[in-house]
RNA sequence: GCCGGGAUAGCUCAACGGUAGAGCACAUCAUUCGUAAUGAUAAGGUUGUGGGUUCAAAUCCCAUUCCCGGCU
Numbered sequence: 001g002c003c004g005g006g007a008u009a010g011c012u013c014a015a016c017g018g019u020a021g022a023g024c025a026c027a028u029c030a031u032u033c034g035u036a037a038u039g040a041u042a043a044g045g046u047u048g049u050g051g052g053u054u055c056a057a058a059u060c061c062c063a064u065u066c067c068c069g070g071c072u
Stems, first nucleotide, its partner, number of pairs: 001071007010024004018055001027041004048064005
């Protein structure tokens, strides 16, 4: 330099162009003499960044940053 993959909640990951979810963690409550475990509830997101297409974009297109792999 070229090619491919990835970036979404604190962490690990989902999500046909049509309300962004799950598990774990954290918080509250219940249970217990108390803790752990268990159960319930709530909170937590400018979907890496900047543009474009569309009535509507995490998703499609372009550029760009970072990470991983391959080729030279």
Notes: Predicted 3D model of a 72-nucleotide RNA (transfer RNA) from Pleurocapsales cyanobacterium LEGE 06147. The source organism's lineage runs through Bacteria, Bacillati, Cyanobacteriota, Cyanophyceae and Pleurocapsales. RNAcentral records the identical sequence in 2 taxa. Model confidence (mean pLDDT): 83 of 100. It matches the Rfam family "tRNA". The family's RNA type in Rfam is transfer RNA.